[in-house]
Context: one part of a larger RNA
């Protein structure tokens, strides 16, 4: 000097920041990942109207599953593990990569199913079984094959879907063919971006840990991977590591940074930013570009909770919030208006990311808490040599001033979008759609009683806390009497204690100021 601090007294206000260090303990409750009708196929109900009382007809193809798709692999949390190619730095080759960019080349024709839906049956419930119906951008032949894969160079083999605006002429089974135009889908090339692999050099302590190793070292044939490679397998050879610390135990998540120093070092890894690691504990795969998957699936353990005892259901190291442990750490808040992300053609939905507000003097920074004047040096309090000193221009008094908080009224910026009208340009067979770019109206703010500005009022509301023997800035008197007590070292107190406790005076810092703990 400095803390993610605690603790004791004290507390005015504001701007920025931080806020379980401990039990990765166990959690009620609510929210935290959706979305898309412009792939698909199903479909209510309340309330309104009307009725012949049976329906009808609005609500409406709306609400609502359910097939399918894309997203749940980002985002957000934790630091348990892990001394490793985890990480940090520099390299490398044997790789894959949705969405998105750029280019080539295509998008013809059939089939057949399973949800939803119904009819039956089983369960306390989770939820399940069995027959029937049905559609799709699901699903599977079949033609084609520029590129693309395999090949013994003779060949072989392999895709695709469709939706949605508009429209003049022709056709028509009024669905619609057809034109276009805009999004998709297939193959493949190449970028981008994200990832996976390998290496070289750095990376804590302990020799009271000296040998260690059988997929173990390398090699061949399989095999698996997106891909190298004992990453596994059969066979063969016997190699590999190690005092330049192998192996073992012990402690840790690494970086960028941060503190702290003149540096060189030391310390550390909250806050924020990369990386890895984890999702109750242990194992496993599935889907899928992409995981072995925080709020998916299985399967074993521990615990919880429902059970009709047969059987189930749960996983806050999301954000709040309880519990408990602790010296110790915050609201079961408000909003999608921005910023950014998922779904969408868009509108828009969804987002505890994210912006805000709320609590805490935890920090840091900045303002207040009054200005001048004012000597009878007032009263009162301490001390006194009794003369007086000193609180002390301090107070009153009088003349201002009103920051700041209260209080009145006005009032930016964070807003760009987005709809809607128009007028250009592209695109077209088109003045249709659509898409660019301008204009012009019309319009979005939780924060918000916002920042700011401004009326009113009256010094009005707003000081403490630790010290005073040296070190170390600051003295007396009064109590105790080796007691009570102080102490950071020396050390003080046993009758005139500046060192205790207490008063008066004084130093230091101030919304804070000491104590304790850390670390240079």
């Nucleotide at each position: 000097a400095u803390u993610g601090a605690a603790c004791g007294c004290u507390g005015g206000c504001g701007g920025c920041a931080g806020g379980c260090c401990u039990a990765a303990c166990a959690c009620a409750u609510g929210c935290a990942a959706g979305u898309c009708g412009a792939g698909c196929g199903c479909g209510a109900a309340a309330g309104c109207a009307c009725u012949u009382c049976g329906g009808u007809g609005u609500g409406a193809g709306u609400a609502g599953a359910g097939c399918g798709g894309c997203g749940g692999a980002c985002g957000g949390g934790u630091g348990a593990g892990u001394a490793a190619c985890g990480c940090g730095u520099a390299g490398g080759a044997a790789u894959c990569u949705a969405c998105c960019u750029g280019g080539u080349a295509g998008u013809g024709g059939g089939g057949g199913a399973c949800a939803a839906c119904u009819c039956g049956g089983g369960g306390a419930a989770a939820c399940u079984c069995g027959a029937g119906c049905u559609a799709a951008u699901a699903c599977c032949g079949c033609a084609u094959a520029c590129g693309c894969c395999c090949u013994a160079c003779g060949g072989g083999g392999g895709a695709a879907a469709g939706c949605g605006g508009g429209g003049g002429a022709c056709c028509u089974u009024c669905g619609g063919g057809c034109c276009u135009c805009g999004c998709g889908c297939u193959a493949u090339c190449a970028g981008a971006u994200g990832a996976g692999c390998c290496u070289g050099c750095g990376u804590u302590g302990g020799a009271u840990u000296a040998g260690c190793u059988a997929g173990u070292u390398g090699g061949u044939g399989g095999g698996g991977u997106a891909a190298u490679g004992g990453c596994c397998u059969a066979c063969c050879a016997a190699g590999g590591c190690g005092a330049c610390g192998a192996u073992c135990c012990a402690u840790a998540g690494c970086u960028g940074g941060u503190c702290u120093g003149a540096g060189a070092g030391g310390a550390u890894g909250a806050u924020c930013a990369g990386c890895c690691a984890c999702a109750c504990c242990g194992g496993g795969a599935c889907u899928g570009a992409g995981a072995c998957a925080c709020g998916g699936c299985c399967c074993g353990g521990a615990c919880u909770c429902c059970u009709a005892c047969g059987g189930g259901a749960g996983g806050c190291a999301g954000c709040a919030g309880u519990g408990g442990g602790g010296a110790a750490u915050a609201u079961u808040g408000c909003g999608c208006a921005a910023u950014g992300g998922g779904c969408g053609a868009a509108a828009g939905c969804c987002u505890g990311a994210c912006g805000c507000a709320g609590c805490c003097a935890u920090g840091c920074c900045g303002c207040g808490u009054g200005u001048g004047u004012g000597a009878a040096g007032a009263a009162g309090g301490c001390c006194u040599u009794c003369g007086g000193g000193u609180u002390g221009u301090a107070a009153a008094g009088c003349a201002c001033u009103u920051u700041c908080a209260a209080u009145u009224g006005g009032g930016a910026g964070g807003a760009a979008a987005g709809g809607u009208u128009c007028a250009c340009g592209g695109c077209u067979a088109a003045u249709a759609c659509c898409c660019g770019u301008g204009a012009g109206c019309c319009g979005u703010g939780a924060c918000g009683u916002u920042a700011c500005c401004u009326u009113u009022a009256g010094a009005a509301g707003a000081a403490g806390c630790a010290c005073c023997g040296g070190c170390u800035a600051a003295c007396u008197c009064c109590g105790u009497g080796c007691c009570a007590g102080c102490a950071g070292c020396c050390g003080c107190g046993g009758u005139a204690a500046u060192a205790c406790g207490g008063a008066g005076g004084g130093u230091g810092c101030a919304a804070g100021c000491g104590u304790u703990a850390a670390u240079c």
The part of an RNA shown here (small-subunit ribosomal RNA, 5' domain) has 520 nucleotides and comes from an uncultured bacterium. The RNAcentral record of the full RNA draws on ENA and SILVA.